The RNA shown here (transfer RNA) has 74 nucleotides and comes from a bacterium. The coordinates come from a structure-prediction model, not an experiment, and the mean pLDDT is 81.

[in-house]
RNA sequence: GACAGGGUAGCUCAGCUGGUUAGAGCGCGGGACUCAUAAGCCCGAGGUCGAGGGUUCAAUCCCCUCUCCUGUCA
Numbered sequence: 001g002a003c004a005g006g007g008u009a010g011c012u013c014a015g016c017u018g019g020u021u022a023g024a025g026c027g028c029g030g031g032a033c034u035c036a037u038a039a040g041c042c043c044g045a046g047g048u049c050g051a052g053g054g055u056u057c058a059a060u061c062c063c064c065u066c067u068c069c070u071g072u073c074a
Stems, first nucleotide, its partner, number of pairs: 001073007010026004019057001028044004050066005
């Protein structure tokens, strides 16, 4: 330098052909239980969906540019 994949909650990741409220597990906070703790149970908080622009009535999703990570080739 060329190409491919990826960036979504503190962490690991889903999210179908654009629409309904953006989700799971772990972690965190609270409750109940227990003599007490842990495990398990119940509830909750936490998100500019990497950045900017475009298309659209409507974008995490489609298009363009930039940026970061990984891989292959040179």
Description
Its Rfam family is "tRNA". Its family is annotated with triplet codon-amino acid adaptor activity in the Gene Ontology. Rfam's curators write: Transfer RNA (tRNA) molecules are approximately 80 nucleotides in length.